[in-house]
Context: one part of a larger RNA
Molecule: small-subunit ribosomal RNA, central domain
Organism: wastewater metagenome
RNA sequence: CUGGGCGUAAAGAGUUGCGUAGGCGGUUAGUAAAGCGAAUAGUGAAAGAUGAUGGCUCAACCAUCAGAACAUUGUUCGAACUCACUAACUCGAGAAUGGUAGAGGUAGCUGGAAUUUCCUGUGUAGGAGUGAAAUCCGUAGAUAUAGGAAGGAACACCAAUGGCGUAGGCAGGCUACUGGACCAUUUCUGACGCUGAGGCACGAAAGCGUGGGGAGCGAACCGGAUUAGAUACCCGGGUAGUCCACGCCGUAAACGAUGGAUGCUAGCUGUGGGGGGUAUCGACCCCUUCCGUAGCGAAGCUAACGCGUUAAGCAUCCCGCCUGUGGAGUACGGCCGCAAGGCUAAAACAU
Numbered sequence: 001c002u003g004g005g006c007g008u009a010a011a012g013a014g015u016u017g018c019g020u021a022g023g024c025g026g027u028u029a030g031u032a033a034a035g036c037g038a039a040u041a042g043u044g045a046a047a048g049a050u051g052a053u054g055g056c057u058c059a060a061c062c063a064u065c066a067g068a069a070c071a072u073u074g075u076u077c078g079a080a081c082u083c084a085c086u087a088a089c090u091c092g093a094g095a096a097u098g099g100u101a102g103a104g105g106u107a108g109c110u111g112g113a114a115u116u117u118c119c120u121g122u123g124u125a126g127g128a129g130u131g132a133a134a135u136c137c138g139u140a141g142a143u144a145u146a147g148g149a150a151g152g153a154a155c156a157c158c159a160a161u162g163g164c165g166u167a168g169g170c171a172g173g174c175u176a177c178u179g180g181a182c183c184a185u186u187u188c189u190g191a192c193g194c195u196g197a198g199g200c201a202c203g204a205a206a207g208c209g210u211g212g213g214g215a216g217c218g219a220a221c222c223g224g225a226u227u228a229g230a231u232a233c234c235c236g237g238g239u240a241g242u243c244c245a246c247g248c249c250g251u252a253a254a255c256g257a258u259g260g261a262u263g264c265u266a267g268c269u270g271u272g273g274g275g276g277g278u279a280u281c282g283a284c285c286c287c288u289u290c291c292g293u294a295g296c297g298a299a300g301c302u303a304a305c306g307c308g309u310u311a312a313g314c315a316u317c318c319c320g321c322c323u324g325u326g327g328a329g330u331a332c333g334g335c336c337g338c339a340a341g342g343c344u345a346a347a348a349c350a351u
Stems, first nucleotide, its partner, number of pairs: 004322003007305002012319001014202002017200002022195003026089006034082002036078008050066006092192001093189003096185005104178007111155001116150007126137002163170002207248006216242002221237004259318006267296011300307002324351003333344004
């Protein structure tokens, strides 16, 4: 290089948003002739290889002849496909208009339940906890109960097999600002598209820096148990943290363990959003269509499990990645980071 692969065997980058270079690219007509094809001419040393014939008694070896191969240039011709240019088209893409649903995002305001603490009243000997206990709290009046106050964090029911978002993720209520999607009309632009090495941006939790906050929970830590021991599981406490603002970190079983785009290939059932029809006084019901989300399943695929119009089926385009196991996602170097560490990434050796 050719090749085989990537749900679970090694392998889809966390994610797309934006998207550079590059690769690929809808329909029609024309022009040109770069790719492409044909003819012809030149070069393409000899030896070697192939075929034929011959010479050493055969063969190896050697000689002669022929053709081929290889790359490349000029000229002429062709015009299906690709490219280029010109003109046009509307089905891809986008825009417009009218609607719809939604925990999509940011900021501010606000509500009730509960936990905890404090104050006051009632009240008296227990409470808490466990497999059983103990540590612990309580006659300096706890637990319980009633009223009041403070403060922080999270939002029961609705709730779904539901919705939204590129992913991470998003849930009390209201307001402001704001992103996207879907449906209908088929009004406009006229291929404006797909993918995307690098790059920019985002990215749970934990962790880090500065300043706040701190109710509950709770690494570390301290006790009590258990046990042969118990640096644990259970119990009583409890600091960082969890929360907010700003700035870092950049990783996860970041999972559908399944990259993106387009087209094609039986159906059935549920559910969310929109449209049309039928029906009706109207709504429900019923039929149909587009988009999403689930369950089953024909063909097909798969090592099997399973997947199956939301493909892991049939194809095309582009990117990423894999190549026995351990050593090792480590060392060294480089880049990034305050650090923790991250990214890139071997070899010896063993088997």